Description: Predicted 3D model of an 87-nucleotide RNA (c-di-GMP-I-GGC riboswitch aptamer) from a Gammaproteobacteria bacterium. Of the family's consensus pairs, 95% are formed in the model.

[in-house]
RNA sequence: UGCGACAAAGGCAAACCCGUCGAAAGGCGGGGACGCAAAGUCACCGAUCUAAAGGGCCUGAGCCCCAGGAUGGCGGGACCGCCGCGA
Numbered sequence: 001u002g003c004g005a006c007a008a009a010g011g012c013a014a015a016c017c018c019g020u021c022g023a024a025a026g027g028c029g030g031g032g033a034c035g036c037a038a039a040g041u042c043a044c045c046g047a048u049c050u051a052a053a054g055g056g057c058c059u060g061a062g063c064c065c066c067a068g069g070a071u072g073g074c075g076g077g078a079c080c081g082c083c084g085c086g087a
Stems, first nucleotide, its partner, number of pairs: 001086004011036002016031006034073001040079003044076003047071004054065004
């Protein structure tokens, strides 16, 4: 530095359930495993989700816009990293 099994030691933890925070998306803790060679960390770019507050429309409890917020297990990028094989 490239690659990732038929190897070894392990690690993480989807959905769902309970509790909790939040307007919500979603987060946190416990249980639980769908999967993951970075499913370790980071919101810089894109994407997706939410949008109570604020603004606009309106017959309407409705609709639209939206900074902000969220997702790293959506993609790109950055940083750190176990083991093995190859150069």

It matches the Rfam family "c-di-GMP-I-GGC riboswitch aptamer". The family has 40 seed sequences and 1,298 matches in Rfam 15.1. Its Rfam clan is "c-di-GMP_I riboswitch clan".